[in-house]
């Protein structure tokens, strides 16, 4: 330099163009002599950035940035 995948909650990941969710972690409660476990509930989001398409974009298109992987050239 070229190609591909990925970027969403603190972490790991979902979400056919139509309400942004789960598990774990956190907080509260029930239970227990107490802790853990179990169960119930609560809270947590600028979906990497900018632009475009659309009635409507996390999703489709373009550019950029970042992470990972593969390939190649020169010296």
């Nucleotide at each position: 330099g070229c190609c591909g995948a990925c970027g969403u909650a603190g972490c790991u990941c979902a979400a056919c163009g139509g309400c942004a969710g789960a598990g774990c972690a956190g907080c509260g409660g029930u239970u227990u002599u107490g802790u853990a476990a179990a169960c119930c509930g609560c809270a947590g989001g600028u979906u990497c950035u900018c632009g475009g398409u659309u009635c409507g974009a996390g999703u489709c298109c373009g550019a950029g940035c970042g992470u990972c992987g593969g390939c190649u050239c020169c010296a």